[in-house]
């Protein structure tokens, strides 16, 4: 980087150092965050439970499950993925499509 599955309205920092003007994936419109220093890095912290380990159950495998765990892999800690745009819908509800992101596989 593709490709194939599955996930998302929960949770989780007023820490410490570093650095400076923007940030909030892209484009556009809102809204919001920011010199009381954000966004980013880096240390510690913590979140969750996708890979893991363990139990049960099924059983040839593969599977499954309101299960436990949290050493290790990764992910993650402003707002739903900050909202909206594309479609159905009377509709700002709702549902679904897109694109993005993240695990896991595979190449």
């Nucleotide at each position: 980087g593709a490709a194939u599955u599955a996930u998302a309205a929960a949770g989780a920092a007023c820490g410490g150092g570093g650095a400076u003007a923007g940030a909030g994936a892209a484009c556009a419109g809102g809204c919001u965050c920011u010199g009381u220093g954000a966004c980013c890095c880096c240390c510690u912290g913590g979140c969750a439970a996708c890979c893991a380990u363990c139990g049960g159950c099924u059983u040839c495998u593969c599977g499954c499950c309101u299960g436990a765990u949290a050493a290790g892999g990764u992910g993650c800690c402003a707002a739903g993925a900050c909202c909206u745009g594309c479609c159905g819908g009377a509709a700002a509800a709702c549902g679904g499509a897109g694109u993005g992101a993240u695990a896991a596989u595979u190449c």

Source information:
A computed fold for a 107-nucleotide RNA from a Bacteroidales bacterium, annotated as SAM riboswitch aptamer (S box leader). Of the family's consensus pairs, 94% are formed in the model. The organism belongs to Bacteroidales, within Bacteria. It was read from a public genome assembly, where an Rfam model found it.